Notes:
This is a predicted complex of two RNAs, RNase P RNA and transfer RNA, with 439 nucleotides together. Rfam match: Bacterial RNase P class A.

[in-house]
RNA sequence: GAAGUCGGCCGGGCAGUCGCUGCCGUCGCGAGGCGGGAGAGGAAAGUCCGGGCUCCACAGAGCAGGAUGCCGGCUAACGGCCGGGCGUCGCGAGACGACGGAAAGUGCAACAGAAAGUACACCGCCGAUGGCCCGCCAGGGCUCAGGCAAGGGUGAAAUGGUGCGGUAAGAGCGCACCGCUCCCGCGGUAACGUCGGGAGUCGGCAAACCCCAUCCGGAGCAAGACCAAAUAGGGGAGCGACAGCGUGGCUCGCGCUGCUCCCGGGUAGGUCGCUCGAGUGUCCGGGCAACCGGUCGCCUAGAGGAAUGACUGCCGCAGGGGCUUUCCCUGCACAGAACCCGGCUUACAGGCCGGCUUCGCAC
RNA sequence: GGGCGGUUAGCUCAGUCGGUAGAGCAGCGGACUUUUAAUCCGUUGGUCGGGGGUUCGAGUCCCCCACCGCCUACCA
Numbered sequence: 001g002a003a004g005u006c007g008g009c010c011g012g013g014c015a016g017u018c019g020c021u022g023c024c025g026u027c028g029c030g031a032g033g034c035g036g037g038a039g040a041g042g043a044a045a046g047u048c049c050g051g052g053c054u055c056c057a058c059a060g061a062g063c064a065g066g067a068u069g070c071c072g073g074c075u076a077a078c079g080g081c082c083g084g085g086c087g088u089c090g091c092g093a094g095a096c097g098a099c100g101g102a103a104a105g106u107g108c109a110a111c112a113g114a115a116a117g118u119a120c121a122c123c124g125c126c127g128a129u130g131g132c133c134c135g136c137c138a139g140g141g142c143u144c145a146g147g148c149a150a151g152g153g154u155g156a157a158a159u160g161g162u163g164c165g166g167u168a169a170g171a172g173c174g175c176a177c178c179g180c181u182c183c184c185g186c187g188g189u190a191a192c193g194u195c196g197g198g199a200g201u202c203g204g205c206a207a208a209c210c211c212c213a214u215c216c217g218g219a220g221c222a223a224g225a226c227c228a229a230a231u232a233g234g235g236g237a238g239c240g241a242c243a244g245c246g247u248g249g250c251u252c253g254c255g256c257u258g259c260u261c262c263c264g265g266g267u268a269g270g271u272c273g274c275u276c277g278a279g280u281g282u283c284c285g286g287g288c289a290a291c292c293g294g295u296c297g298c299c300u301a302g303a304g305g306a307a308u309g310a311c312u313g314c315c316g317c318a319g320g321g322g323c324u325u326u327c328c329c330u331g332c333a334c335a336g337a338a339c340c341c342g343g344c345u346u347a348c349a350g351g352c353c354g355g356c357u358u359c360g361c362a363c
Numbered sequence: 364g365g366g367c368g369g370u371u372a373g374c375u376c377a378g379u380c381g382g383u384a385g386a387g388c389a390g391c392g393g394a395c396u397u398u399u400a401a402u403c404c405g406u407u408g409g410u411c412g413g414g415g416g417u418u419c420g421a422g423u424c425c426c427c428c429a430c431c432g433c434c435u436a437c438c439a
Base pairs, nucleotide, nucleotide: 001359002358003357004356005355006354007353008352009351010350012315013314014313015312016311017310018309020039021038023036024035025034026033027032041334045345046344048343049342050341051340052339053220054219055218056217060252061251062250063249065216066215067214068213069212070084071083072082073081074080085099086097087096088095089094100211101210105209106208107205108204122152123151124148125147126146129145130144131142132141133140134139160178161177162176163175164174165173179202180200181199182198183197184196185195186193187192224272225271226270227269234263235262236261237260238259239258243257244256245255246254265438266437267436279298280297281296283294284293285292286291316332317331318330319329320328321327364435365434366433367432368431369430370429373388374387375386376385382419390406391405392404393403394402412428413427414426415425416424
């Protein structure tokens, strides 16, 4: 210098003017006026997970159902994060991985192919044994019964691979070596590793049913609490303490006693919940890290048919057009809080910083 | 705001346990008819909303995204 990889941060800046929504102070009987100060994000989004909070038993038992799935740790919790193991990819820095069990059982594999799982026989090989034929015998022939899974061919996939023995031909049939799985010993908290010994029920699919382990009660701030206002306290259906209801399924348990559903009727006003919280910044300590503990400091939207905007000047960036060094026009990525928080995922113009890798050149 | 459901031919909908996607209407051609309609026969037409994954194989199973629709206040 080039190419790459990982992580972090910003995401128009400054000044002014006029507005909008809360808050505080003050004046006013009131409407409102004046002054001060505050006012979107890294994703506020999708609502995909988890938790707080609220109500229903401060939530209970069993079944069903759902979720997760290498190991250890972190955490309020998680399907998240951190560290490690293994596998795949990459020269490498690194990236990616729904990564338990096929040796509990059931099941699936279209087409092709002989056969798709207690394997099979189309081509092929053999025909030892039995049968038939020839021959005096030795032996030879047929390939009928039958045997084989080595080779060909089919397929996404054909019963682990190589060699030797063995055999009529063959075959884990036997042996040696290698691979895979499991068991014992060794190292490691563990996943796992590797060496030594032993065994073999040695194909795929569990994002097929399932098995194993762990976790999960339901609903959601339109939860829920209070005040005010209004009305036809009406009609129909169901059940009737062996019942009904108590927020999605069943049984039990617990609680309540007329309850539920439909039609019809009324009001659509206010207050709380509501934002100080698993909060955040600096520093110190522990830990490889996620994270935890402590000191000092900070307060950072709380609206409710819903505010957070517009304009002017200068600068920055991008695009376009021109008298091509001074000018003009347009635009500022994705996107907008609605109870709160921890994550994940998705969208995102452009820019800044740092670690590391490979290659080239120079010293 | 919150909770659900759906997307398959031009339209309305099926699609089982994953094996290569159909039905009705519409369209086109033919027959019948003087002609049209009706009827009969034949036929065309699909990125299964988009992307990724699992699998030999995905409309179907899993994940992400887009679009459309429905429900949801309180009182007696």